[in-house]
Predicted 3D model of a 1389-nucleotide RNA (small-subunit ribosomal RNA) from an uncultured bacterium.

């Protein structure tokens, strides 16, 4: 930093999409360690349980348990004494009383529960931010200063007692203390009042000083060190109030407001204030957006961005608000109070039913909701907070730990060597390639992990004190051992192959993939990316200059209001002076901390932490004065006025005019008129149309008339008059910036339409009829009503367009035209205003615009932001209505669009060509037959070909074979190829026999070479493989058809264009031709055209056998038959000839024309071969080749038989005819090109004949191969015939293994349809059509009437290019590009 996507391609406009970063995230797959952070975004939903605010005995009374002592009685009873009865009575136990000690729990009192912690519901607000103000305020604890604390009094809780109640708790009585409460005293610099001086202030008034009057206080404790109390002043801290500026969306919310705005008196507060109240006034807010509605805690900051901006408001920090919901006050320095009180409500819980209790948006935790968010942990060791003199107590604040890849950061999962490039996987052209030094193997290391040991800092402060924690860290043991996934691989976007699937399954962020060869689906191999993560989803910014302040536009892409006037607002000429608001410079304050950035620092590094520096904005002060503003003064050029002129369909009203249409009356006149592409409806013998005269009425104003004029636009057209607006020219007397634009607003505003009343000739929606048409609610015709006209009033829209807002200034020219002026004899010229065309610079995506800008600038307004939905819905306003104005969303698409380019197309245009039409000739379509096709049938009727360009086509030969089809019978390494093993030298082949429907099968005969290694051949066997006319011609090669033998198709360089492309190749001529000439930003070139090639036509030459015979000779019944010859014909080699070369005319030339000359031939002499770039996914996998796929005892192969020859029918192509230009019979003449040995066959014989039996010649200029029509006679005489020959019967011939299905031919007999063919349609322009026969390929034969050739006879017609078809070139339109067999609209399913 860009990219993909609209098109055949291009440029532009424009949307959609992607690549980046981010997150309190969630989901999927996966998951080793550590550090630092973070963790209910949803239900301000409900909450079990525990804890989260207490502390002070150095304020007070009272004082439990415990302990000590004393005493009383009791039990047991040591010791000692003993008269043995007992005495003594230690000690122990239980117990009562008293004293002491002790200090729990509760209470009075003090301080703290207003902090800390949570949440974001509400709030669009002085709530927050920022900067100020309070002379209108308060402030416990803390600090400083000054002063004071004298004397009294009465209660009350607790406790005791009585009572009520289930409980919570309450009530009565008695008694008691204080630093609790009260009274008095003292008291000012305090408070209140009065008047004074100085000073400050706009003022109420403040400050300072002095004077007078009135008022107000206290508490003690003790360890004697102190702490505490009261009053006052000051400070600090914290708060309260006020103000400027900033702070989301909607105008489809435009008006809101009664305590509302202000005043006065009073009240209230710490304090100002309608904060409250009474009275008075009628104000206040709002387009600079009030009110209303929706949404939202605000900020430091965070994310993104180059920035400006945009988005967000988790964690941390500041402020605010809230504490189940709503309301209220009390206490207090501070609250209208999260863990206080009262009331109300909902909910939950307890209850003895009478009543009570509660508030996790504190920390954990539970349920619920949700895609989703943690432990009912440890400690007060540190930091901080409350109480206390202190010890200390309390502290879910906080410090830590736990859970979670939720985020950021760091580390690891090993390192080196290691090629038989192992095995295996995948791919493969089978050679190999790749995974891949990767593994194995060898040598090492020890981060994390693990074993054992040591072991902190954090502690201040000398001792003591550590939750974290035996943690961090260090040493040590062990062993590569325990640690890799996720996404992607068609383009964007780095990364490719195979298989499976077959528009199925699926993918997809956009474009789009998938219909049998998918790098896009699924899997695998390989590869790419990131990595303890990787993807997806959601959201934000970016890219998007796609809301454009930076930084966009509006002629045609979305977008200039229909036009003007004008309010607010915005902007504004020249000079001078002042001011200093904007502006500039300097400086001061603020801008909290954290964060960001820069530079060094601390944890091993980093994340993280942390030191210093750094800012926009706002407020103040000083200075400056160019510009803008403001104030004052002046000016004339902007603007306006006056005066003098001329132009004009400018507007309004009144009057007048002629032409024309229609109607009425009368005359003339007679059968039609009218209308159309053609008609009909209609009018007309009751007299139309036509024509003449007169009259009526309405509407519009021919010629002039003009890219002429006027007007703001809409618009304005006969003439005259009246009233009236504006512009222009000249002049320079006057005013002195008075100007421009213009949101709202107002006025005007075509046509149609509406209302009321007139008018109504013509025209004419609707309507009627007639035509057209498949239909025709249309186009055409005949009628015809609203309306069109007038007056008044509405409507308010148009492609209201120059699709171009208004104004000012500047910037080459040329040429028309219109209205003035100057100058002038005239033409020309100069100048101002208007209106056109061309054109430079410039501009534009291009087209184009270009002094009348779409150029260059400035000012103001309006409008646009993808297409559709939709100018629709809803709301509102206007309107009588019709409707108009304003004007969305859901949903849906990846485009929609502009300009230009190349094609294609057009029932667009211009030019040209072709048997394209026309002019002709002969046909097809009707009949019979042949043949091909469709259809049908069938076991099979094998397959292909399908408009032209399939259909006598593949097929230049289907009885078997062919043959691919069908039924049946066989074979399975195979009918055919290569390789291996064993065996054999025989089998096979051939001949014969048997057998079978036939192949297969059985038998007999026959039976290799060799240098002995083997070769060759064969049987058998195993597998690799063979084989396939199976599929795909839409995977292909090759070949072919077609446009079309049409004249086209391109390239290099240059030039033009942003580009696709253009130019060249267009133009003027000419040609069969892009053939040639001329011109030209083109100059050349290539493939095509032409020519070169073959053939035919003429001549000469060379060569004469198998060809020929003029001359010479010989011979025959006859013949080049023979000698001879090569003159001629002919044959086949190499040449010549034709080039518009010559002449005339036309033309610049190219060239054209001519009964031109010459010539065999004349303008390409005739014919052929030759087919440009390309089109049709044209045809062919069945000619051949070939990639995938499919079959493998069969989709291969062999065999006999059948079928391809079927037959209600339909079509194509042919053939024979329908007859006299003919048929039959007889006679007679003349070709060319081919073919021939498994052949052509003379000739002879037989047969009516097909043919048969003999048989000469010929491997061919030698032999064989009758030409027919024609011509000469004769017959038939217009008939279904002496035409026509189908069909059928019979008898034959030939080929062949075999003519049944299913051959051809011959003879005899039979003798069908058919008498020239509807609509339509084919061929042909000269040796052509037509007609006549001959030959050949294939082939045993032949269904050949087909195909390909050959010659004989031999016409007609072409005015011409309007039309049909096809084609070429130029041009034009296009919303087509699969290209008109296109695209596309509506309805229905």
């Nucleotide at each position: 930093a860009g990219a993909g996507u609209u098109u055949g391609a291009u440029c532009c406009u424009g949307g959609c999409u992607c690549a980046g970063g981010a997150u309190g995230a969630a989901c999927g797959c996966u998951g080793g360690c550590g550090g630092c952070g973070u963790g209910u975004u949803u239900a301000a939903c409900a909450c079990a349980u525990g804890c989260a605010a207490g502390u002070c005995g150095a304020g007070c009374g009272a004082g439990a348990a415990g302990c000590u002592c004393u005493c009383g009685a009791g039990u047991u009873g040591a010791u000692u004494c003993u008269u043995c009865g007992g005495a003594u009575g230690a000690a122990a136990c239980a117990u009562g009383a008293g004293a002491g000690u002790g200090g729990a729990a509760a209470g009075c009192g003090g301080c703290g529960g207003a902090c800390g912690g949570g949440u974001g519901a509400g709030u669009a607000a002085c709530g927050c931010g920022u900067a100020g103000g309070c002379a209108a305020c308060c402030u416990g604890c803390c600090c400083c200063u000054u002063g004071c604390a004298g004397a009294g009094g009465g209660a009350u809780a607790g406790c005791c007692u009585c009572g009520g109640g289930a409980a919570a708790c309450c009530g009565g009585g008695a008694u008691u203390a204080a630093a609790a409460c009260c009274u008095c005293a003292u008291a000012a610099u305090g408070c209140g009042g009065c008047a004074c001086u100085g000073u400050g202030a706009c003022a109420u008034c403040g400050c300072a000083g002095a004077g007078c009057c009135g008022c107000c206080a206290a508490a003690g404790a003790u360890u004697u060190a102190u702490c505490g109390g009261c009053a006052a002043g000051g400070g600090a801290u914290g708060g309260g109030c006020c103000u400027g500026c900033g702070u989301c969306u909607g105008a489809u919310u435009a008006g809101c407001u009664a305590g509302u705005u202000g005043g006065u008196g009073g009240g209230g507060u710490a304090a100002c204030g309608g904060c409250c109240u009474a009275c008075c006034a009628a104000g206040g807010c709002a387009a600079c957006g009030a009110u209303c509605a929706g949404u939202a805690g605000c900020c430091g900051a965070c994310c993104u961005g180059a920035g400006a901006g945009g988005g967000u408001g988790a964690u941390c920090g500041g402020c605010c608000a809230c504490a189940u919901u709503g309301g209220a006050a009390c206490u207090g320095a501070g609250a209208c109070a999260c863990g206080g009180u009262c009331c109300a409500a909902a909910c939950u819980c307890c209850u003895a039913c009478g009543g009570g209790a509660g508030g996790c948006a504190g920390c954990a935790g539970u349920g619920g909701a949700g895609a989703a968010u943690c432990u009912u942990g440890c400690a007060c060791a540190a930091u901080g907070g409350g109480g206390g003199a202190a010890a200390c107590c309390c502290u879910g604040a906080u410090g830590c730990a736990g859970c979670a890849a939720c985020g950021c950061c760091g580390c690891g999962u090993g390192a080196g060597c290691g090629a038989u490039g192992a095995a295996g996987g995948c791919c493969u052209u089978u050679g190999g390639g790749u995974c891949g030094u990767a593994a194995a193997g060898c040598u090492c290391u020890g981060u994390c992990c693990u074993u054992g040991g040591g072991g902190a800092a954090g502690a201040a402060g000398a001792u003591c004190u550590g939750a974290c924690g035996g943690u961090a860290c260090c040493c040590u043991u062990g062993g590569a051992g325990g640690a890799a996934g996720c996404c992607c691989c068609g383009g964007c976007u780095a990364a490719c192959u195979a298989c499976g699937u077959g528009c199925c399954a699926g993918c997809a962020g956009c474009c789009g993939c998938g219909g049998u060869a998918a790098u896009a689906c699924g899997u695998a191999g390989g590869g790419g990316g990131c990595g303890a993560g990787c993807g997806u989803u959601a959201u934000c910014c970016g890219g998007a200059a796609u809301u454009a302040c930076u930084g966009g536009g509006c002629g045609u892409a979305a977008a200039g209001a229909g036009u003007a006037c004008g309010u607010a607002g915005g902007c504004g000429g020249u000079c001078c002076u002042g001011u200093a608001a904007g502006c500039g410079c300097a400086u001061g304050g603020u801008g909290a901390a954290a964060g960001g950035c820069a530079u060094a620092g601390g944890c091993u590094u980093a994340a993280c932490c942390a030191a210093u520096g750094u800012g926009a904005g706002c407020c103040g002060u000083g200075c400056g004065a160019a510009c803008u503003g403001c104030a004052g003064g002046a000016c004339u050029u902007g603007a306006g006025u006056g005066c003098a002129g001329g132009a004009g369909a400018g507007g309004a009203a009144a009057g007048c005019g002629g032409a024309a249409u229609u109607c009425c009356u009368g005359g003339u006149g007679u059968a039609g008129c009218g209308g159309u592409g053609a008609a009909a409806u209609g009018c007309g013998u009751a007299g139309a149309u036509a024509u003449c005269a007169g009259g009526a009425g309405g509407a519009a104003c021919a010629c002039c008339g003009g890219u002429g004029g006027c007007g703001a636009a809409g618009g304005c057209g006969g003439c005259u008059u009246u009233c009236u607006g504006g512009a222009c020219u000249g002049u320079a007397a006057c005013u002195g910036a008075c100007g421009c634009u213009g949101a709202g607003g107002u006025a005007c505003g075509a046509a149609a339409g509406c209302g009321u009343g007139g008018g109504g000739a013509g025209c004419a929606a609707a309507c009627a009829g007639g035509a057209u048409u498949a239909g025709a609610u249309a186009c055409c015709c005949u009628g015809g009503u609203a309306g069109u006209c007038c007056a008044c009033g509405c409507c308010g829209u148009a492609a209201a367009c120059g699709a171009u807002g208004a104004g000012u200034a500047u910037u080459a020219g040329g040429u028309g035209u219109u209205g003035g002026g100057g100058a002038u004899a005239a033409a020309a010229c100069c100048u101002c205003g208007g209106u056109g065309c061309c054109g430079c610079a410039g501009u534009u995506a291009a087209c184009g615009c270009a002094a009348u800008a779409a150029a260059u600038a400035c000012u103001c307004c309006g409008c646009c932001u993808g297409g559709g939905g939709a100018g629709u819905a809803c709301g509102c306003a206007c309107g009588c209505a019709a409707g108009u104005g304003u004007g969305a969303a859901a949903c849906u698409c990846a485009a929609a669009g502009g300009a230009a380019u190349u094609g294609a197309c057009g029932g667009g245009g211009a030019c040209c060509c072709g048997c394209a039409c026309a002019a002709g000739c002969a046909g097809c379509g009707g009949a019979g037959c042949a043949u091909g096709u469709g259809g049908u049938u069938u076991a099979a009727u094998u397959c292909g070909a399908a408009g032209c360009a399939a259909c006598g086509c593949g097929a230049a030969g289907a009885a078997c074979c062919u043959u691919a089809c069908c039924a049946g019978g066989g074979c399975u390494u195979g009918a055919c190829a290569u390789c291996c093993u064993c065996c054999u030298g025989a089998c096979a082949a051939u001949a014969c026999c048997g057998g079978u429907a036939a192949u297969g099968c059985g038998g007999u005969a026959c039976u290799u070479c060799u240098u002995c290694g083997g070769a060759c051949a064969g049987u058998a066997g195993a597998g690799a493989c063979a084989g396939g006319u199976g599929g795909u011609g839409c995977a292909u090669g090759g070949u072919u058809g077609u446009c079309g033998u049409c004249a086209g198709c391109u390239c290099g360089u240059g030039u033009c264009g942003u580009g696709a492309g253009a130019u060249g190749u267009u133009g003027g001529g000419u040609u069969a031709a892009g053939u040639c000439c001329c011109g030209c930003a083109a100059c050349g070139a290539g493939c095509g055209c032409a020519a070169c090639c073959c053939u035919u036509g003429u001549c000469a030459u060379u060569a004469g056998u198998u060809g020929c015979c003029a001359u010479c000779a010989g011979g025959u019944g006859a013949u080049g038959c023979u000698g001879g010859g090569c003159a001629c014909u002919c044959c086949a080699g190499g040449g010549a000839c034709a080039c518009u070369g010559c002449c005339a005319u036309c033309g610049c030339a190219a060239g054209a024309u001519g009964u031109g000359a010459g010539g065999a031939a004349g303008g390409u002499g005739g014919g052929g071969a030759u087919g440009a770039c390309g089109u049709c996914a044209a045809a062919u996998c069945a000619g051949c080749a070939c990639g995938g796929c499919c079959c493998u005892u069969a989709c291969g192969u062999c065999c006999g038989g059948g079928g391809c020859u079927a037959c209600a029918c339909a079509c194509g192509u042919g053939u024979u005819a329908c007859a006299a230009u003919g048929g039959g019979c007889g006679g007679u003449a003349c070709a060319g090109a081919g073919g021939g040995c498994a052949g052509c066959c003379a000739c002879c014989u037989g047969g009516c004949g097909a043919c048969a039996g003999g048989g000469c010649g010929c491997u061919a200029a030698u032999c064989c191969u009758u030409a027919a029509a024609a011509c000469c006679g004769u017959u038939c005489u217009c008939a279904g015939u002496u035409c026509g020959g189908a069909u059928c019967g019979g008898a034959g011939u030939c080929u062949g293994c075999a003519a049944c299905c299913c051959g051809a031919c011959u003879c005899c007999g039979u003798g069908a349809a058919g008498c020239u063919g509807g609509a339509u349609u084919c061929g042909c322009u000269a040796g052509u059509a037509a007609u006549c026969g001959c030959g050949c390929a294939u082939c045993a034969g032949c269904c050949a009437u087909g195909g390909c050739g050959c010659g004989g006879u031999g016409a007609a017609u072409a005015c011409g290019u309007u039309c049909c078809c096809g084609g070429g070139c130029c041009u034009u339109g296009u919303a087509c590009a699969c290209a008109c067999c296109g695209c596309c609209c509506g309805u229905c399913a």
Rfam family: Bacterial small subunit ribosomal RNA.